[in-house]
c-di-GMP-I riboswitch aptamer from Sulfurovum sp., 78 nucleotides, folded computationally. NCBI's taxonomy places the organism under Bacteria, Pseudomonadati, Campylobacterota, Sulfurovaceae, Sulfurovum. Rfam family: c-di-GMP-I riboswitch aptamer. About the family: GEMM was predicted in a large-scale screen for bacterial structured RNA regulatory elements. Model confidence (mean pLDDT): 77 of 100.
RNA sequence: GUUGUAAAAAGCCAAACUUGUAGUAAUACAAGGACGGAAAACUGCAGGUCUUUUAAAAAAGAUGGCUGUAUUGCACAA
Numbered sequence: 001g002u003u004g005u006a007a008a009a010a011g012c013c014a015a016a017c018u019u020g021u022a023g024u025a026a027u028a029c030a031a032g033g034a035c036g037g038a039a040a041a042c043u044g045c046a047g048g049u050c051u052u053u054u055a056a057a058a059a060a061g062a063u064g065g066c067u068g069u070a071u072u073g074c075a076c077a078a
Base pairs, nucleotide, nucleotide: 002078003077004076005075012037013036017032018031019030020029021028022027035065041071044069045068046067047066048063049062050061051060052059053058
């Protein structure tokens, strides 16, 4: 470097829920907390879901611990 695997986890991340702050909201951040995770790292592109506004078309926003794809990376084996 290539191919394959998802058992194990020193180390890493942290769902629900609680408290605080911001927001009309979806949600975000911080602390506590662990349901889980081998890409639960990232998100350019396509799509999904959610919120707000609108008569509607549509617009603005949220979500990667939503799907596909792209990029990077850990462990083990050959």